[in-house]
Context: one part of a larger RNA
RNA sequence: CUGGGCGUAAAGGGCGUGCAGGUGGUCUGUUAAGUCUGGCGUGAAAGCUCUCGGCUAAACCGGGAGAGGUCGUUGGAUACUGGCGGACUAGAGGACGGUAGAGGCGAGUGGAAUUCCGGGUGUAGUGGUGAAAAUGCGUAGAGAUCCGGGAGGAACACCAGUGGCGAAGGCGACUCGCUGGGCCGUACCUGACACUCAAACGCGACAGCAUGGGGAGCGAACGGGAUUAGAAACCCCGGUAGUCCAUGCCGUAAACGAUGCCAGCUAGAUGUUCAGGUUCCGCAAGGGAUCGGGGUAUCGAAGCCAACGCGGUAAGCUGGCCGCCUGGGGAGUACGGUCGCAAGGCUAAAACUC
Numbered sequence: 001c002u003g004g005g006c007g008u009a010a011a012g013g014g015c016g017u018g019c020a021g022g023u024g025g026u027c028u029g030u031u032a033a034g035u036c037u038g039g040c041g042u043g044a045a046a047g048c049u050c051u052c053g054g055c056u057a058a059a060c061c062g063g064g065a066g067a068g069g070u071c072g073u074u075g076g077a078u079a080c081u082g083g084c085g086g087a088c089u090a091g092a093g094g095a096c097g098g099u100a101g102a103g104g105c106g107a108g109u110g111g112a113a114u115u116c117c118g119g120g121u122g123u124a125g126u127g128g129u130g131a132a133a134a135u136g137c138g139u140a141g142a143g144a145u146c147c148g149g150g151a152g153g154a155a156c157a158c159c160a161g162u163g164g165c166g167a168a169g170g171c172g173a174c175u176c177g178c179u180g181g182g183c184c185g186u187a188c189c190u191g192a193c194a195c196u197c198a199a200a201c202g203c204g205a206c207a208g209c210a211u212g213g214g215g216a217g218c219g220a221a222c223g224g225g226a227u228u229a230g231a232a233a234c235c236c237c238g239g240u241a242g243u244c245c246a247u248g249c250c251g252u253a254a255a256c257g258a259u260g261c262c263a264g265c266u267a268g269a270u271g272u273u274c275a276g277g278u279u280c281c282g283c284a285a286g287g288g289a290u291c292g293g294g295g296u297a298u299c300g301a302a303g304c305c306a307a308c309g310c311g312g313u314a315a316g317c318u319g320g321c322c323g324c325c326u327g328g329g330g331a332g333u334a335c336g337g338u339c340g341c342a343a344g345g346c347u348a349a350a351a352c353u354c
Base pairs, nucleotide, nucleotide: 003326004325005324006323007308008307012322014203015202016201017200021196022195023194025088026087027086028085029084030083031082033081034080035077036076037075038074039073040072041071042069048066049065050064051063052062053061054060091193092190093189094188095186096185097184098183099182103179104178105177106176107175108174109173110156115151116150117149118147119146120145121144125137126136164171165170208249209248210247211246212245213244217243218242222238223237224236225235260321261320262319263318264317265316268299269298270297271296272295273294274293276291277290278289279288280287281286303310304309327354328353329352336347337346338345339344
């Protein structure tokens, strides 16, 4: 480069917004750039293919014909693509009316529990363990128990559900304020305004870093007690960073559905969640049936798959665009570049070796 691929074999970017680029619904007019076609020009020689001939043959050499091009120019064709113009509403967006939700940010509030402090009662233990200990705590009064006692920090039992929301990371007490998105219904408006997306920009668990605060519980490191042949561990007693808050960095992950995004098409069945239509029962609250839609699950026709399995939430059948793979090790390393306070991140080889 050409292919073939990317759930688990190598391979989907952690997630989004998005310029350039690529791609583009229905009808119609025009143009003739792409596309197709005729003429003309050109495509040196050698080389290549076919053919005739010359060396005794071949190689080699000579003659003839042909092929060889995103070529130029000119004439024509107009289905498709493109350009330009007009129209449309099935894509997309808007409007209006509903609606569910741990979606995000800020402020405030609450109760349970742990710990510590104060006070009362009270006396010798307590704690800890897998069977057991010890370190530890306690006669300077612990543990237990009581007080609508006090302080402080963190997390929000039940509700809770293969429930919900979010692009992903993720989100769970309550109230208020600010705020993003979705879904359903109507078919009123715009009239292709769309899809994807290199770069770029933003978001991004935990841990970690910087400055300041906070610190109840837990708890790397560390100290001690055990266990053991040893015990740099597992168990126990302590315990600093950290975990929490504010601001700023870091930018990673089994960031997973190990499955990129968008659209169309292709049997059914069952559960659940959200709103809606029709209908039945009921005074009502509410309940049942059924229809179409948005999620989320299970099972499965066809089909796919190396198998496992996937199967309208596809890994089926297609189209558009992006990312990525190309034997194992060396190595996600070195060097260089770039970003970072650092830790390190991103980009990314080769020798050598099997």
A computed fold for a 354-nucleotide part of an RNA from an uncultured bacterium, annotated as small-subunit ribosomal RNA, central domain. Its Rfam family is "Bacterial small subunit ribosomal RNA". Its family is annotated with ribosome and structural constituent of ribosome in the Gene Ontology. The RNAcentral record of the full RNA draws on Greengenes.